This is a predicted structure of a 144-nucleotide RNA (c-di-AMP riboswitch aptamer (ydaO/yuaA leader)) from Micromonospora matsumotoense. The model forms 92% of the base pairs in the Rfam consensus. The organism belongs to Micromonospora, within Bacteria. It was read from a public genome assembly, where an Rfam model found it. Its Rfam family is "c-di-AMP riboswitch aptamer (ydaO/yuaA leader)". From the family's description: This family represents a conserved RNA structure found upstream of the ydaO and yuaA genes in Bacillus subtilis and related genes in other bacteria.
RNA sequence: CGUGCCGACCCGCUCAAUCGUGCGAGUCACGAACCGGGGACCCACAUGCACCACUGGGGUGAAUCUCCGGGCCACGGCCCGGGGUAGGGCGAUCUUCCCGCCCGAAUCCGUCAGCUAACCCGGUCGGCGGCAGCGGAAGGAGUU
Numbered sequence: 001c002g003u004g005c006c007g008a009c010c011c012g013c014u015c016a017a018u019c020g021u022g023c024g025a026g027u028c029a030c031g032a033a034c035c036g037g038g039g040a041c042c043c044a045c046a047u048g049c050a051c052c053a054c055u056g057g058g059g060u061g062a063a064u065c066u067c068c069g070g071g072c073c074a075c076g077g078c079c080c081g082g083g084g085u086a087g088g089g090c091g092a093u094c095u096u097c098c099c100g101c102c103c104g105a106a107u108c109c110g111u112c113a114g115c116u117a118a119c120c121c122g123g124u125c126g127g128c129g130g131c132a133g134c135g136g137a138a139g140g141a142g143u144u
Stems, first nucleotide, its partner, number of pairs: 010130005018032005023026001033124006043114001056112001057109004065084008087103005094139005
């Protein structure tokens, strides 16, 4: 000097998941901001009554629906693999269109929840990247 790997700081992306104050320094407390849930009238939906059923119903999330193959079954459905798909993210300022790539999971409540003012409750975790004559076009914003 070059290359590879690891780590800290810093910068950026995803996501609600950030910021501030205090001390006894904690997976602490409080506050701000952001996100979500519960919860009237009105409205919406349903309705003969009762009972049974994980074959109940509902929430977070982009993560739904469908086809094929296999397995299980209480025959309602469920699980696994694959193809597509509603939808979502990325290509390093913003918007729209095009092109390309990726995801299309997981989990919670516990038989209970339509909407919902007041009011009440909970959450602020995780996961990546550091490239490059930079995917293309139009428009905007900003700076000079």

The prediction has a mean pLDDT of 77.